[in-house]
Parts: sequence; structure tokens; C1' cells
RNA sequence: GGCCGGUUAGUUCAGUUGGUAGAACGCCUCGUUUACAUCGAGGAAGUCGGAGGUUCGAGUCCUCCAUCGGCCA
Repeated sequence: GGCCGGUUAGUUCAGUUGGUAGAACGCCUCGUUUACAUCGAGGAAGUCGGAGGUUCGAGUCCUCCAUCGGCCA
């Protein structure tokens, strides 16, 4: 220098054919317990890496940039 893949909640990851984003673990509250754990119920938490474009509508499509990993030279 070229090519491929990843970037979504605190963490690990889903997200179908473009139709206003979810799970598990973690965290908070309540119940249960003498208490802790377990278990049950409820809750908070995301401008989907950044910018621009297409579209009535973008996590999803296109372009550029950043960053991480891999392959080739």
C1' cells in the first nucleotide's frame, strides 16, 4: 500500500425483506431470610463508533473518516 471482517445497554452478543432496538450476565428497588446467597416480582440503562448521502422512513443501503482484528504484498 491492497483486500476482508468487526464497532449496538456497564460487559458478552442478537437484530430476518429498510418500518421508531432486544436477550443473558451485571446494577437498583420490593418480597422471601435473623442475615447473606438462591428464588420470585418490578425498574433504570442505548443520539446503534463519527460525518454526509439515498428514502416517506436507516442499526440495516451508499460514500468518507476513526478504531480493533485478520490475510496478501
Molecule: transfer RNA
Organism: Patescibacteria group bacterium